[in-house]
The prediction has a mean pLDDT of 82. The RNA shown here (small-subunit ribosomal RNA) has 1502 nucleotides and comes from a metagenome. It matches the Rfam family "Bacterial small subunit ribosomal RNA". Gene Ontology terms of the family: structural constituent of ribosome and ribosome. The sequence is in RNAcentral, with records from SILVA.

RNA sequence: AGAGUUUGAUCCUGGCUCAGAACGAACGCUGGCGGCGUGCUUAAUACAUGCAAGUCGUGCGAGAAAGCAUCCUUCGGGGUGUUAGUAGAGCGGCGAACGGGUGAGUAACACGUAAGAAACCUACCCUUAGUUCGGAAUAACCUUGCCAACGCGGGGCUAAUACCGGAUGUGGCUCUGACACUGCAUGGUGUUGCAACUAAAGGUGACCUCUCCUUGGAAGUUACUGCUUGAGGAUGGUCUUGCGUCCCAUUAGCUUGUUGGCGGGGUAACGGCCCACCAAGGCGACGAUGGGUAGCCGGCCUGAGAGGGUGAACGGCACAUUGGGACUGAGAUACGGCCCAGACUCCUACGGGAGGCAGCAGUAGGGAAUAUUGCGCAAUGGACGAAAGUCUGACGCAGCAACGCCGCGUGAGGGAUGACGGUCUUCGGAUUGUAAACCUCUUUUAUUUGGGAAGAAUAAGCUCAUGGCUAAUAUCCAUGAGCCCUGACGGUACCAUUUGAAUAAGCCCCGGCUAACUACGUGCCAGCAGCCGCGGUAAUACGUAGGGGGCAAGCGUUGUUCGGAUUCACUGGGCGUAAAGGGAGCGUAGGCGGAUCGGCAAGUUAGGAGUUAAAGGCGUGGGCUUAACCCAUCGUAUGCUUCUAAUACUGCCAGUCUUGAGUAUGGGAGAGGGUAAUGGAAUUCCAGGUGUAGCGGUGGAAUGCGUAGAUAUCUGGAAGAACACCAGUAGCGAAGGCGGUUACCUGGCCCAAUACUGACGCUGAGGCUCGAAAGUCGGGGGAGCAAACAGGAUUAGAUACCCUGGUAGUCCCGACCGUAAACGAUGGAUACUAGUUGCUGGGAGAGUCAAUCCUUUCGGUGACGAAGUUAACGCAUAAGUAUCCCGCCUGGGGAGUACGCUCGCAAGGGUGAAACUCAAAGGAAUUGACGGGGGCCCGCACAAGCGGUGGAGCAUGUGCUUUAAUUCGAUGCAACGCGAAGAACCUUACCUGGGUUUGACAUGGGAGUACAACUUUCCAGAGAUGGAUUGCCUACCUUCGGGUACACUCUGCACAGGUGCUGCAUGGUUGUCGUCAGCUCGUGUCGUGAGAUGUUGGGUUAAGUCCCGCAACGAGCGCAACCCUCGCCCUUAGUUGCCAGCGAGUAAUGUCGGGAACUCUAAGGGGACCGCCUGGUUUAACCAGGAGGAAGGUGGGGAUGACGUCAAAUCCUCAUGGCCCUUACGCCCAGGGCUAGACACGUGCUACGAUGGCCGGUACAAUGGGAUGCCAAAUCGUGAGAUGGAGCCAAUCCCCCAAAACCGGUCUCAGUCCGGAUUGGAGUCUGCAAUUCGACUCCAUGAAGUUGGAAUCGCUAGUAAUCGUGGAUCAGCAUGCCACGGUGAAUACGUUCCCGGGCCUUGUACACACCGCCCGUCAAGCCAUGAAAGAUGGGAGCACCCGAAGUCGUUGACCCAACCCGCAAGGGAGGGAGAUGCCGAAGGUGAGACCGUUAAUUGGGG
Repeated sequence: AGAGUUUGAUCCUGGCUCAGAACGAACGCUGGCGGCGUGCUUAAUACAUGCAAGUCGUGCGAGAAAGCAUCCUUCGGGGUGUUAGUAGAGCGGCGAACGGGUGAGUAACACGUAAGAAACCUACCCUUAGUUCGGAAUAACCUUGCCAACGCGGGGCUAAUACCGGAUGUGGCUCUGACACUGCAUGGUGUUGCAACUAAAGGUGACCUCUCCUUGGAAGUUACUGCUUGAGGAUGGUCUUGCGUCCCAUUAGCUUGUUGGCGGGGUAACGGCCCACCAAGGCGACGAUGGGUAGCCGGCCUGAGAGGGUGAACGGCACAUUGGGACUGAGAUACGGCCCAGACUCCUACGGGAGGCAGCAGUAGGGAAUAUUGCGCAAUGGACGAAAGUCUGACGCAGCAACGCCGCGUGAGGGAUGACGGUCUUCGGAUUGUAAACCUCUUUUAUUUGGGAAGAAUAAGCUCAUGGCUAAUAUCCAUGAGCCCUGACGGUACCAUUUGAAUAAGCCCCGGCUAACUACGUGCCAGCAGCCGCGGUAAUACGUAGGGGGCAAGCGUUGUUCGGAUUCACUGGGCGUAAAGGGAGCGUAGGCGGAUCGGCAAGUUAGGAGUUAAAGGCGUGGGCUUAACCCAUCGUAUGCUUCUAAUACUGCCAGUCUUGAGUAUGGGAGAGGGUAAUGGAAUUCCAGGUGUAGCGGUGGAAUGCGUAGAUAUCUGGAAGAACACCAGUAGCGAAGGCGGUUACCUGGCCCAAUACUGACGCUGAGGCUCGAAAGUCGGGGGAGCAAACAGGAUUAGAUACCCUGGUAGUCCCGACCGUAAACGAUGGAUACUAGUUGCUGGGAGAGUCAAUCCUUUCGGUGACGAAGUUAACGCAUAAGUAUCCCGCCUGGGGAGUACGCUCGCAAGGGUGAAACUCAAAGGAAUUGACGGGGGCCCGCACAAGCGGUGGAGCAUGUGCUUUAAUUCGAUGCAACGCGAAGAACCUUACCUGGGUUUGACAUGGGAGUACAACUUUCCAGAGAUGGAUUGCCUACCUUCGGGUACACUCUGCACAGGUGCUGCAUGGUUGUCGUCAGCUCGUGUCGUGAGAUGUUGGGUUAAGUCCCGCAACGAGCGCAACCCUCGCCCUUAGUUGCCAGCGAGUAAUGUCGGGAACUCUAAGGGGACCGCCUGGUUUAACCAGGAGGAAGGUGGGGAUGACGUCAAAUCCUCAUGGCCCUUACGCCCAGGGCUAGACACGUGCUACGAUGGCCGGUACAAUGGGAUGCCAAAUCGUGAGAUGGAGCCAAUCCCCCAAAACCGGUCUCAGUCCGGAUUGGAGUCUGCAAUUCGACUCCAUGAAGUUGGAAUCGCUAGUAAUCGUGGAUCAGCAUGCCACGGUGAAUACGUUCCCGGGCCUUGUACACACCGCCCGUCAAGCCAUGAAAGAUGGGAGCACCCGAAGUCGUUGACCCAACCCGCAAGGGAGGGAGAUGCCGAAGGUGAGACCGUUAAUUGGGG
């Protein structure tokens, strides 16, 4: 610090996800040790049991028992001493308000921070002064009564540091004077007068100087301690204030003790805190009130920081079963106190009582989840005490838990045959791996044994010294020194020692992000997954194994927080098209604001002071072996308060200025607005005339109108609405919007020149106004147009588009509505930043009679463009550079929906969510593909022609069906006379049946044999096969034992074998687009990039062929050419081919001699290149025409097939990975099948006839093939053919008579002398064998068919058409296929259209690419949600009723020791019980509001 994910790819926007850190965690697997920490986040749920607050005898009175000892005894027991002034209890004092727990409540002066209290309190501690004289009770105790219990009462005795009264008054307080000082106001402080009021408690130790008794005591003295008083301090608390402190405005108004005043009450104290009266205020958009949530902070986690999240150890706050209340006290409205009410639990004799773990342990429950009913007061701290000491679940320790952090270990060194085993393998090896074994060491930890701490020190006690008090060398106090005593942890840490590598490694991951790969299993199954996504038979993604990577006593997962996320943007974002500018203006609050001078000092800046507790963090140092942890120390601590200073900027106050803004004057343009009037054209209607059969309408029609006279045309009239031309990216207006003409009223704007005001400005939350069209209400109006509606068409349908009609409406007046793609998809204002060129309004200058034209300036409106900017497109009237203000956005869908509120007559508008769901949605640009987009061009693509197919019969292939099997493959073009260049057996892969198992075939090992193999014959059998048999009888070396090779048999292991599967695992081969002209690269340039350029453009070509131009310059694969063949010529050669001339011969023939001219053969050359001429074109490329030539513009044909596409075809040609079968899915054999047949399709043959059929005659080819072969002559047969055997291994012989054509004859338009299917009979040939199932021949038979619907195919010249011939395969079988020659046409105007293709361009939401994408209803299932008659629950408020405890008030006939009067009785003062009033919790009743849950049914959404 980033990464993955939208796309074919790119850039951007934007969400989702990951890597990091953290945790009071939990879960899974695993687990050696130690140190230090941490441990109910849920039920503030309920709690059994024990403990958690007592202490003081130096405040007071009283005071046991058991036991032991001893004495007495009537042996029952009793006394005394001790226990012991002990235990237990009581009065009294102090403490119990601390410490400990929890976070329910609380949005508040609760907390934090900074101040204030001149408005306050403070026990214990320090300090001042004092500490006197009396009195009356009461508990304990004794006695007595009630009671289940808790407990309660009567009588009697007694003490105090308990209670009460008096004295004194340093002082204090109150009243009233005087003076001084001082403060921000009320005021405060001090000094000094007068008067009233106002205290106390003793205890313990010591001593005898003074007085009295006199051993020694008492008064007394003294010390300590207590008590009282006052003023301060310290500590702790209370109150007040500024500032800060969560979410919702779908909570906008709240408030009657409310806000203030006067007087009083109350309090420690201010205060409506409370009360009476008076006034009517107070709070709120700077968010009151209401609702929800929450304890707050120092801190903690995260982060670069700013922030965000959080609040479990110390500080405030709140609470203690729920609610209310006071008492005591210095302090409480009191966790382990009291009273009342409620709920719950327990006890009960039913009358009544008891209780409160959110203290420490522990239990139940809840929950994913959180520990021991431990030890000790040794240390630290606290309470009490003079002290010893007691108490202390605070605390110190231990136990449990890997819950966290930190540290250590599980060994170290050597060790290659690179062992065994495992895994993989190309079978060679690789890897695990120096890893192990083995050798040499070490001993942390664990184990054994032994030693063994620090934490302890003040204090108390004893001794001594010094000082103080004092009469004092007593005591006592203070200080110092020495001695003595005390350890829960714990025989722990630590140290030493014994033994021995001995006791100790797992978890997760390995497709990318993200470090780490192979095998097997599985087969969209099982499963994985944080995101993208894996899995459908070769899964590095599932499961397992091996290997590897990471971390390590842990490792992963889950949850949560921050980060990454600049994804709420203060630091630090945006709004033309990605989400986002309000429809427009006016304007309130607010925010911001021109120049200059002076003052102030609020902001601001600088310095100082205070504070920011401690802890924590950071820095430094130190202590535990280190670290975690702990300690010390200094600094920091953004903040707040305060003082001083500065005055640039902002602000405030006062003054001045003119440039912003405005006013006045003079001109100007304009569909700016309103009202009234008026005009012509057109349309429709009405009346009349002329006139006759149609009009109208459409792509074409029909509905409609018209003989009752339309349309057309003329005249006249009526009505309403809109204003042609001018008219223009011209004008005006804030926007919506505004268009005949005239008048009136009226708003704004521009220009010019001067004068004036003097910042008066900009923006603008709320608010107000305007606001197209449609729509609504009321009243008019209504010509044309025209939703709805009707009819006619179109169509598969047509609730549309088209046509004929037609109502609201459109128009006017008044009132609503308030929305639009209300758009420049661009808020307003101001300033600045190159230019060029139009239009429009005004001004100035020059020059003119004027116009025009030129220069310049201000305002508006367009086009193009530098810089800049932008994701790009683009933007310059900014979307550039800046400032100010407003509005708005934060992934897509759900949804501008629901609910609520509000506006509206309604329609509806404004505001405006969530659940759920997806990993995208989107912008701009790129390359393709596509378009019933455009341009250019090509092709038998259409057109123009010729001939076919589709109809018939047959042949052949396919589908389907059938079958035991009808083997398999090929399936639009590009499968279907295709693989198959030839299924009777074989082929053959299929079926039935019979056999066989190392196999029909290959290699190796072991054993055996030499009767091998081969061959003859026979038997059984369908055959395979089995059995018997005849002939023949291996080679080499040799030490003669044998060995080797070959062959066979047996064995059984490796293996063979498979036309079994996968062509979607593959190679190879092939088809197709397409012989179409394309496909790319290097360097450079442009672009953020994908990419572009080149390859586009202008011409030209069959061609990306060539030329020109050009940020491109070159190059490659294709095109063309080079190759073969045909066409002309030449040279060479001359047999088997040829024969002109010469000779010979024949009935005839190159038959023979010979010839080498010609044809031909087959080798090599030549020839054609737009080379020449004319014209056109850009002086080009090239095109058109011509000459010559056998051939002319690539001369004809062939071979040749770019990058790629179709997961195209083929595992059944072959090869091959993987899988499968192995007495079978292999192999052998016989028979059958591939030849089936209601049917459908493709490809062909033959025809339907006269350009013909038949008969007879006559002529002319080429390519090929031939030894298991082609086969001549001759003979036989009607014929297929047979016999026969010459010749030929082929320019020699044979196949081999070519046929159409031509000549002659016949048939004469018919199912025929056409056509030949089908069938019967008889044959021929091949073959082991023609039944299923061959071909051919002869005789007989003689079917359909008379030119073929929709549709569709081929062909542009030696082509189509037509005619025959040959070959491959092959025993035989050809209408198929591949070749060959013969005869030999027609047509092409042209590119509009169909199909296919190429280039450029355009749109795109497509990229599997239009056979794409995608919208809505419906059907079935699922999910969340709105409405809903109702049902049910919750918290809060209001009104009323009832009214506990209790404070306060009133009363108090009843009760009362202290004080006063009094001899007493009694009275008084004072107090109390009781009663009563106000308030008052819980409870009850009632009416509403709010928030949930649920519901038949229903709505939309995913």